[in-house]
RNA sequence: UCGGGAAAACGGCAUACCCGUCGCAAGGCGGGGGCGCAAAGUGACGAGCCCCGAAGUGGGUGGUCGCACUGCCCCG
Numbered sequence: 001u002c003g004g005g006a007a008a009a010c011g012g013c014a015u016a017c018c019c020g021u022c023g024c025a026a027g028g029c030g031g032g033g034g035c036g037c038a039a040a041g042u043g044a045c046g047a048g049c050c051c052c053g054a055a056g057u058g059g060g061u062g063g064u065c066g067c068a069c070u071g072c073c074c075c076g
């Protein structure tokens, strides 16, 4: 550096739901919670899905998929 893996070890993240809060909403943030995740780390570039609207050069979703960048351990 590339490929594979998550058995071991150190750990990490945190579904649904509940409380508070921001937002028209989707949804975000904080706390609890833990279904799961070997990138469930980061990015809204492409697609999908969701929201607002008559209209988009609008908003959201990265735990929908792709793609890009980055990362711990083990094996080759």
Base pairs, nucleotide, nucleotide: 002076003075004074005073012037013036017032018031019030020029021028022027035063041069042068043067045066046065047064048061049060050059051058052056
A computed fold for a 76-nucleotide RNA from a Planctomycetaceae bacterium, annotated as c-di-GMP-I riboswitch aptamer. The coordinates come from a structure-prediction model, not an experiment, and the mean pLDDT is 89. It was read from a public genome assembly, where an Rfam model found it. Its Rfam family is "c-di-GMP-I riboswitch aptamer". Rfam's curators write: GEMM was predicted in a large-scale screen for bacterial structured RNA regulatory elements.